A computed fold for a 497-nucleotide part of an RNA from an uncultured bacterium, annotated as small-subunit ribosomal RNA, 5' domain. Rfam family: Bacterial small subunit ribosomal RNA. Gene Ontology terms of the family: structural constituent of ribosome and ribosome. Model confidence (mean pLDDT): 86 of 100. The full RNA is in RNAcentral, with records from ENA.
Context: one part of a larger RNA
RNA sequence: GGAUGAACGCUGGCGGUAUGCUUAACACAUGCAAGUCGAACGGGAUCUUCGGAUCUAGUGGCGGACGGGUGAGUAACGCGUGAGAAUCUGGCUUGAGGACGGGGACAACAGUUGGAAACGACUGCUAAGACCCGAUGCGCCGGAAGGUGAAAUAUUUAUAGCCUCAAGAGGAGCUCGCGUCUGAUUAGCUAGUUGGGGAGGUAAAGGCUCACCAAGGCGGCGAUCAGUAGCUGGUCUGAGAGGAUGACCAGCCACACUGGGACUGAGACACGGCCCAGACUCCUACGGGAGGCAGCAGUGGGGAAUUUUGGACAAUGGGCGCAAGCCUGAUCCAGCCAUGCCGCGUGCGGGAAGAAGGCCUUCGGGUUGUAAACCGCUUUUGUCAGGGAAGAAACGGCCUGAGCUAAUACCUCAGGCUAAUGACGGUACCUGGAGAAUAAGCACCGGCUAACUACGUGCCAGCAGCCGCGGUAAUACGUAGGGUGCAAGCGUUAAUC
Numbered sequence: 001g002g003a004u005g006a007a008c009g010c011u012g013g014c015g016g017u018a019u020g021c022u023u024a025a026c027a028c029a030u031g032c033a034a035g036u037c038g039a040a041c042g043g044g045a046u047c048u049u050c051g052g053a054u055c056u057a058g059u060g061g062c063g064g065a066c067g068g069g070u071g072a073g074u075a076a077c078g079c080g081u082g083a084g085a086a087u088c089u090g091g092c093u094u095g096a097g098g099a100c101g102g103g104g105a106c107a108a109c110a111g112u113u114g115g116a117a118a119c120g121a122c123u124g125c126u127a128a129g130a131c132c133c134g135a136u137g138c139g140c141c142g143g144a145a146g147g148u149g150a151a152a153u154a155u156u157u158a159u160a161g162c163c164u165c166a167a168g169a170g171g172a173g174c175u176c177g178c179g180u181c182u183g184a185u186u187a188g189c190u191a192g193u194u195g196g197g198g199a200g201g202u203a204a205a206g207g208c209u210c211a212c213c214a215a216g217g218c219g220g221c222g223a224u225c226a227g228u229a230g231c232u233g234g235u236c237u238g239a240g241a242g243g244a245u246g247a248c249c250a251g252c253c254a255c256a257c258u259g260g261g262a263c264u265g266a267g268a269c270a271c272g273g274c275c276c277a278g279a280c281u282c283c284u285a286c287g288g289g290a291g292g293c294a295g296c297a298g299u300g301g302g303g304a305a306u307u308u309u310g311g312a313c314a315a316u317g318g319g320c321g322c323a324a325g326c327c328u329g330a331u332c333c334a335g336c337c338a339u340g341c342c343g344c345g346u347g348c349g350g351g352a353a354g355a356a357g358g359c360c361u362u363c364g365g366g367u368u369g370u371a372a373a374c375c376g377c378u379u380u381u382g383u384c385a386g387g388g389a390a391g392a393a394a395c396g397g398c399c400u401g402a403g404c405u406a407a408u409a410c411c412u413c414a415g416g417c418u419a420a421u422g423a424c425g426g427u428a429c430c431u432g433g434a435g436a437a438u439a440a441g442c443a444c445c446g447g448c449u450a451a452c453u454a455c456g457u458g459c460c461a462g463c464a465g466c467c468g469c470g471g472u473a474a475u476a477c478g479u480a481g482g483g484u485g486c487a488a489g490c491g492u493u494a495a496u497c
Stems, first nucleotide, its partner, number of pairs: 001497002004494001006493005013344006020336001021302001026300003030297003035062003040059002043056005069255003078180007087172003092168007100134004109124006139148003153160003181227003188218003193215004198210003230252004234245004257278005280291004308334001310333003316330001317328004347377004357368004383433005391424001396418008441486005446467003452481005462469002
């Protein structure tokens, strides 16, 4: 000198933009953050023009594995980079083929009943794209014979959905080479340990697991142990080499009160799912139950220190749905903070009797100083008044054409026209009015280092980054005048190059 997610002191006009618990992965009141589908199904309720419409607890489907948070753990194929073979893949895209025949239940509901509650128990009835069986089946197994594995319908003849196979895209799992902090005042470590053929297991290679056999494997090119730490793209600095760092944004990983476990599923060993154990908190009729903010706000605590219990789904994106639409603390916005960066302003021109006052003085004067007053001008900003966006065209509706069809119904595709839809927000922006009006501080002035005098103090009080100042004329302390430097900031502190 640069730089910071900064803090502290003094000060503080405006706008844009970005950032904002670095500490206790401490504990959490309250609200919200993941639902949706009635075009899968039976039932119920309400309305009814008796055609039907709306709502929905339950069964069922898809989604709750995404999105959002945090960095505790991890020195590891975790990450980065390059390669690889023994794999899986919902939805999406392309292609091929198929959807035949039958059956029995369980919720809801009704009845009885247990419990303080949470939540159940028994009996009976019932539907389905729920479940099951048979058939077929270009797949799989097998040398072959043969064995084995599917399906679901809805409505209006089309569309949507269903099943199997093959491929694609994207996603995921696995393996290897190389790279990846400190300590030797850590030198030996290792028994599923290293390898084998076999078996089991997995989507898949593999001591992944198991029995047997062999006795190996790693290590001074640092094993093991200990400490520290999420990694990277990047960021800061530096001419570079390098050093430091990993907030925000993006990729990967890990975690979700602590520890363990599996279930479901294409995908989890699952933040707002389940089970067990533990600590803690809460309810209880003492028998038993409920909970998990490292989601968004917010509270207590810790701390030098970090914001609102806000608005909207209008846009972008996501889930579900044919759609209308519903949900979305993702997101977009608003609020708070000079926390950073950028921009603007606090006037401009004239004005010497160089006024008054202050300070200094050799008492002549010097300086503050064109500074002020005063005259003229302007109106950024602020204020008042008026106007006032873009961000929003998709979806939808209508028309035309094409395809399908018996059909000018439907439905699909293309083109044209077109209504509605804005949280921000009466915001940005524009126009006009009045009026210099609403707006300057902070640090320093011995040398380094730009900037000097007076008074007070008297090794005291104090200053100080280093050298060092202060013991009676202190340019170094304190105050004042003056000056220097930065400026809505200026200084200090901290860690860093």